Model confidence (mean pLDDT): 82 of 100. This is a predicted structure of a 1558-nucleotide RNA (small-subunit ribosomal RNA) from Deltaproteobacteria bacterium CG11_big_fil_rev_8_21_14_0_20_45_16. Rfam family: Bacterial small subunit ribosomal RNA. The organism belongs to Deltaproteobacteria, within Bacteria. It was read from a public genome assembly.

RNA sequence: AAACUGGAGAGUUUGAUUCUGGCUCAGAACGAACGCUGGCGGCAUGCCUAACACAUGCAAGUCGAGCGAGAAAGUCCUUCGGGAUGAGUAAAGCGGCGCACGGGUGAGUAACACGUGGGUAAUCUACCUUUCAGUUUGGGAUAACUCUUCGAAAGAAGAGCUAAUACCGGAGAGACCACAAGGGCAUAAGCCCAAGGGGUUAAAGACGGGGACCUUUCGGGGCCUGUCGCUGGAAGAUGAGCUCGCGGCCUAUUAGCUAGUUGGUGGGGUAAUGGCCUACCAAGGCUUUGAUGGGUAGCUGGUCUGAGAGGAUGAUCAGUCACACUGGAACUGAGACACGGUCCAGACUCCUACGGGAGGCAGCAGUGGGGAAUUUUGCACAAUGGGCGCAAGCCUGAUGCAGCAAUGCCGCGUGGGUGAAGAAGGUUUUCGGAUUGUAAAUCCCUGUCGGCUGGGAAAAAUGUCUCUAUGGUUAAUAACCGUAGAGAGUGAUGGUACCAGCAAAGGAAGAGGCGGCUAACUCUGUGCCAGCAGCCGCGGUAAUACAGAGGCCUCAAGCGUUGUUCGGAAUUAUUGGGCGUAAAGCGGAUGUAGGUGGCAUCGAAAGUCAGGUGUGAAAGCCCUGGGCUCAACCCAGGAAGUGCGCCUGAUACUUCAGUGCUAGAGUGCGGUAGAGGAAAGUGGAAUUCCUGGUGUAGGGGUGAAAUCCGUAGAUAUCAGGAGGAAUACCGAUGGCGAAGGCAACUUUCUGGUCCGCAACUGACACUCAGAUCCGAAAGCGUGGGUAGCAAACAGGAUUAGAUACCCUGGUAGUCCACGCCGUAAACUAUGGAUGCUUGUCGUUGGAAAGUGUUAACCCUUUCAGUGACGGAGCUAACGCGUUAAGCAUCCCGCCUGGGGAGUACGGUCGCAAGAUUAAAACUCAAAGAAAUUGACGGGGACCCGCACAAGCAGUGGAGCAUGUGGUUUAAUUCGACGCAACGCGAAGAACCUUAUCCUGGUCUUGACAUAUACUGGACCGCUCUGUGAAAGCAGGCUUUUUCCGCAAGGAAACCGGUAAACAGGUGCUGCAUGGCUGUCGUCAGCUCGUGUCGUGAGAUGUUGGGUUAAGUCCCGCAACGAGCGCAACCCAUAUCCCUCGUUACCAGCAUUAAGUUGGGUACUCUAGGGAGACCGCCGGCGUUAAGCCGGAGGAAGGUGUGGAUGACGUCAAGUCCUCAUGGCCCUUAUGACCAGGGCUACACACGUGCUACAAUGCAAAGUACAAAGGGCUGCGAAACCGCGAGGUGGAGCCAAUCCCAAAAAGCUUUGCUCAGUUCGGAUUGAAGUCUGCAACUCGACUUCAUGAAGCUGGAAUUGCUAGUAAUCGCAGAUCAGCAUGCUGCGGUGAAUACGUUCUCGGGUCUUGUACACACCGCCCGUCACACCACGAAAGUCGUUUGCACCAGAAGCCGCCGCGCCAACCGCAAGGAGGUAGGCGUCCAAGGUGUGAGUGAUGAUUGGGGUGAAGUCGUAACAAGGUAGCCGUAGGAGAACCUGCGGCUGGAUCACCUCCUUU
Repeated sequence: AAACUGGAGAGUUUGAUUCUGGCUCAGAACGAACGCUGGCGGCAUGCCUAACACAUGCAAGUCGAGCGAGAAAGUCCUUCGGGAUGAGUAAAGCGGCGCACGGGUGAGUAACACGUGGGUAAUCUACCUUUCAGUUUGGGAUAACUCUUCGAAAGAAGAGCUAAUACCGGAGAGACCACAAGGGCAUAAGCCCAAGGGGUUAAAGACGGGGACCUUUCGGGGCCUGUCGCUGGAAGAUGAGCUCGCGGCCUAUUAGCUAGUUGGUGGGGUAAUGGCCUACCAAGGCUUUGAUGGGUAGCUGGUCUGAGAGGAUGAUCAGUCACACUGGAACUGAGACACGGUCCAGACUCCUACGGGAGGCAGCAGUGGGGAAUUUUGCACAAUGGGCGCAAGCCUGAUGCAGCAAUGCCGCGUGGGUGAAGAAGGUUUUCGGAUUGUAAAUCCCUGUCGGCUGGGAAAAAUGUCUCUAUGGUUAAUAACCGUAGAGAGUGAUGGUACCAGCAAAGGAAGAGGCGGCUAACUCUGUGCCAGCAGCCGCGGUAAUACAGAGGCCUCAAGCGUUGUUCGGAAUUAUUGGGCGUAAAGCGGAUGUAGGUGGCAUCGAAAGUCAGGUGUGAAAGCCCUGGGCUCAACCCAGGAAGUGCGCCUGAUACUUCAGUGCUAGAGUGCGGUAGAGGAAAGUGGAAUUCCUGGUGUAGGGGUGAAAUCCGUAGAUAUCAGGAGGAAUACCGAUGGCGAAGGCAACUUUCUGGUCCGCAACUGACACUCAGAUCCGAAAGCGUGGGUAGCAAACAGGAUUAGAUACCCUGGUAGUCCACGCCGUAAACUAUGGAUGCUUGUCGUUGGAAAGUGUUAACCCUUUCAGUGACGGAGCUAACGCGUUAAGCAUCCCGCCUGGGGAGUACGGUCGCAAGAUUAAAACUCAAAGAAAUUGACGGGGACCCGCACAAGCAGUGGAGCAUGUGGUUUAAUUCGACGCAACGCGAAGAACCUUAUCCUGGUCUUGACAUAUACUGGACCGCUCUGUGAAAGCAGGCUUUUUCCGCAAGGAAACCGGUAAACAGGUGCUGCAUGGCUGUCGUCAGCUCGUGUCGUGAGAUGUUGGGUUAAGUCCCGCAACGAGCGCAACCCAUAUCCCUCGUUACCAGCAUUAAGUUGGGUACUCUAGGGAGACCGCCGGCGUUAAGCCGGAGGAAGGUGUGGAUGACGUCAAGUCCUCAUGGCCCUUAUGACCAGGGCUACACACGUGCUACAAUGCAAAGUACAAAGGGCUGCGAAACCGCGAGGUGGAGCCAAUCCCAAAAAGCUUUGCUCAGUUCGGAUUGAAGUCUGCAACUCGACUUCAUGAAGCUGGAAUUGCUAGUAAUCGCAGAUCAGCAUGCUGCGGUGAAUACGUUCUCGGGUCUUGUACACACCGCCCGUCACACCACGAAAGUCGUUUGCACCAGAAGCCGCCGCGCCAACCGCAAGGAGGUAGGCGUCCAAGGUGUGAGUGAUGAUUGGGGUGAAGUCGUAACAAGGUAGCCGUAGGAGAACCUGCGGCUGGAUCACCUCCUUU
């Protein structure tokens, strides 16, 4: 503070981020439709499609108080002939008024149709109101009716009769028309007022009442009076016509249109202006402010939405327009060119006697049809309104009501309270419970709605009529009119609203959703299937996303879906966007229209501003009240309607007009630099060619080659000549030009810039649609020219191929002249102009002053260019930054998701190539920009590693062992697969192990665990018996536990049986998991807190300079600290010390064969504790640091050596078969037991090893020296036996004591003498030993015999940097037995490392990226197949329309009218006038010809899009392996390749220049 009040976002591009940008959602609405469901009432609404066709009924009549004529049924009376009544009624006719309103529809119309505001001095208006004046006198007809005729009908014709408020004549008013004395104004014509006379032109009566008077055929009439009418005039009101300003759709792929066209004059026509029509004259009129054409559409108040501005829309209600089967036309009338009138033409339907006729629902109902879709063939005129009438009244599908439909809005109900055993049932579960849920049941209440009964004539009713009273009028008390009162009667809705009573919780809830957006979650089923989906997306065995269920959420008699509109969308941006890189600046200039425009002053007042006023219909919206119980709804008053017109005022700004100014712009004068342009001429260097000389075998070319040239003399070299093209050095982020572009020198012609001076003009300016000109390269035409280069082409290479890259040749072309083309990454990807806004440093041209100087030059300032960096500010960021992408103004151009596509069609230009202008269908949910972190690169820099190199020894060749693949098999169980599977799980498969892996035989609460019930019994055991391969099955014997209790019995333990829980599974899923492990990698990294920077992802720290093995440390630094890693702490080893001294040791003493014993503990050693090493010391280098180098000392020197120790993470790495575990699966079997077999196979391939190939060896004999381990189901000595494996044996030892145990290589000596051997030992035969129930498949060893391959290993590849490699043996685990494997131990004991170019791997920094599943990435095009939309196409079929011509119905108009005719004139004849008919102009349908536009279709054809994992290549992204791209031309399966010119939106390296810092 009456009418003010209001603005939300989200999802989706990415690994993540910011931005750009589209798509989608949440909201509201609807004349809706569909699905499921449905209790009641009120108020509204209801063919949006076929302006498609319509059966049937109704929707416009009325008046007897305008006129003539005039029934019947029925009833009554009757003399039976009839009469009365019905009744002056019905029906019909003449006449008047109405039918032009009301009602419907939206086809047409882009227009003065509509809206708004004006004009009409250019107009009309029936009925209505007011007012003035009148309403007089005559006449002739004609319907109806009667008769006749024609026709099927509709209907028509003729003859005769008759009336009027029908029609006609005269009179006189008023009005109108032309003339006009006179007057006024102007005076050249003329204009205005106006007496006056002239011309034209009216009428109708009806009804009611009545005293006097007149008349009468006695009915009445005249007369008076009242009412209603009629005529003329003047006004009003209402309605209508015409006209003007402004406003509101799309399209330029429609740019020119127009001959009655534009104007004038005369005439005609109209109610009225006007080319509205006509004759003549003139040549105009409209248009880029969009004419003309095409498409679409009724317009408005309003409605929906929106914060608003806007956008969309035009149902119901209201205003207006248009239409009435289609087209045309007029008549009547106040009004029509007329929805329910006429005429004609056409299409369609119906009737017909075939001659001819009838019809028009886009009125209300209703029918068919169309469609997703829209109601009853209802009641009533009671109300409101309309027509007619004096009125009663009649008519009224307008209207009022009812019916149908949840179509919408609003309201109500489907019950309220109580009630925990938290019932049952359902669902779920971690098995405890939770939830459904106070929900139900129970008990107590209430009674809305619906049902039944009753009341309710209440409200909606006023008017009309009758009576009374009174007033007016009148001669009047009559009649009529007005007012007041009384009375009578009228309701479709409807027995409805409402009220009362009765009974009973009784009859009344669904729909959608529950992944995010978006409120709401679990189980089961399914297993990329079925399906869902608005977008993102779910579904491939644990789906909150499918389907069902339970639960929950939201709305609720509805709920969802679909469609449409607005919103969100600032996503067309006026409010309120952009254009360097995202889409977007024309290639550049000149300049027209247009837009915009400097300083001062005066005036005007168009824009602008203020006040007033008129209008802006009503309804609606809004506010305040009121009425229905509330609300919806309705009523009243107000506010608003941002608009338009008029009046008055203001004058700052804009505009207009005038006058000035000089700062913008231009001119002048004096200078100035320059690859600016055009033409002519001249020069030198080089390439090539030709001639000649010298000279000889090659040259050339490449990564390497070849084609090619050359003994016919090349290349090379010298001399001479020819010709064409280009102009080294200077030369430069230097100069000039508008851009393209421009480079030797000279001359001529010529354009522009800049500087200085301040003489002149005085806003002359800026921009610029269309237009015009210029415009690289390529290309085209004509004619020349052609040295080099070089598309095409040819050959040689490369390659899987190579239509390429490389090479050898080579034609157009490149050059010139003239003419086209008009495009480029024509780029600063940045339009032009003007002003303003901190700086630093270069450079080009000019000017000024100064200083020094002879000068060159230098410094300072300034103007104009051209660069780099950078502040504020801007930007999504990158970046821009006085040369802006900053702050502002003006003008132009352009953009609106990606693809389709800069394409198609059409137009314009071009000789062509093609250029320019420029869509749509369809398809996707993205496409994109910048920056970030990674990863990657056939990018870069630095560093490390047995990574390479330098070495040593191997593997790959042989035989064997072992593992794997493959194959085989009844089975060859399973797992592991680049490094990081393959002597791996397996530290040891004959049975067992062992796994249904195979064959066969068995068991079913089970081989194993827990617990219950019943029953029996101890169990154990023993010996058995039968059968059998065993397991097992069937049976037998024996004995009977502990405790309580007298006993009966009970309890406990154990076992068997039965039952039901359950056991069991090396079954599946390591992509459901835990745990453990491998790997990068013992690589040096990975992070955090706080702070700071950045919009953010993120960055910083962690980068940089040094250094290190190390993110190790130091220094610096917007960082400061910290954590996990590194290092250290731990173990072993190397030295010393202390302690201990047996089983160890033995120096000295004694002793022995012997540390054997006594003795000892010094040494070794054992095992406990300490010390020691830290760049600590010295010198040098280094930054005075960290540290590095060298040295001393020391057992050890720079982490001493070796272990253990493995950050954040990566690989869905490995393992469900170690173990654990979710889910699934099996349950007389996928569980359990047993026998036998298999895991040991064997054309082959690979890995890892052993043994060798020999003389640094082998064999034989002798001989020496370890360490570390193990040992009672054990190690097992001596001794004896055996050639030997081994056997017998049993001492000793639970181990510093005993044993395994011999160490081997080595050393000494001998043999062998280079050979398939005295090398090598495979294979095979025979005989044995040992272990073990058992060596056949399938063990190890021994002896004898046999004696294979193999003579040092291709390509390739492995390990190792010191006590290491190599070589030699020893021990252990597993184990009955079985290592060439594995894990340890010691012995002997090297070589080499210049170094970091290369290979591999890793780390850090940096760079590019179209990758992020991260290069094993991404991705392009042809071809093949399927589908979809589109273009072209010989044509074909429709539709719209222009032009030319033919034709000409009905009709108006004009002319004729010899036929015909009542009114007037005339005695008559006849006349005036009219009319049938005829002709003509105009003109609809129709026809012919020829164009244009548009749509559909079309054999075939063209590209495009989309599709599952197709084919061929690999063009692009990294230097993408030939940098890419743009334009153009040629070529090619395809991406593409090549030539010419251009761009950086190219990596890398070097150099130059510049900048910043020091």